[in-house]
This is a predicted structure of a 75-nucleotide RNA (c-di-GMP-I riboswitch aptamer) from a Syntrophaceae bacterium.

This record gives sequence, C1' cells and structure tokens, in this order.
RNA sequence: UGUCGAUAAAACCAAACCAUGAGUAAUCGUGGGACGGAAAGCCACGGGUCCUAUUGGGAUGGCCGGGUUGCCGAA
Repeated sequence: UGUCGAUAAAACCAAACCAUGAGUAAUCGUGGGACGGAAAGCCACGGGUCCUAUUGGGAUGGCCGGGUUGCCGAA
C1' cells in the first nucleotide's frame, strides 16, 4: 500500500414508532427512540422501486451496482 473485517479498542450513524414542521404526494428537516450498519459518509452515473400526472418533474445512497473520500488493525 492492497485485500480483508475480530466475541478487539475508540468514536460515528440511526430503522420502526412517537411529537412537531415542510410537501399534492413519494418523502424530507428537527427532537425523542434503537432495528440494525465497516462506509447506514458523499455523488442520482446505470438498473430497480415509489410519487406526481406528463413526455416533464420529483423521492429513495438504510434496494443493487458504479464513482469518490475516510477511522481502527486481530487473523
């Protein structure tokens, strides 16, 4: 450095659900809360799914692939 991911260590994120706000909606923000996560960090590039209802636009990175950055170090 690459690969890999431990009954290791230190941190991190936060599903469902609840409250509240935004949105026609999918869904999202904030607070609570933890089912889980080694990229569950970031990017809608390819595919999938979903919304709107039109040929346009949007949501999902916690659906998969890809790109990119990154903590730790047993075998």
It was read from a public genome assembly, where an Rfam model found it. NCBI's taxonomy places the organism under Bacteria, Pseudomonadati, Thermodesulfobacteriota, Syntrophales, Syntrophaceae.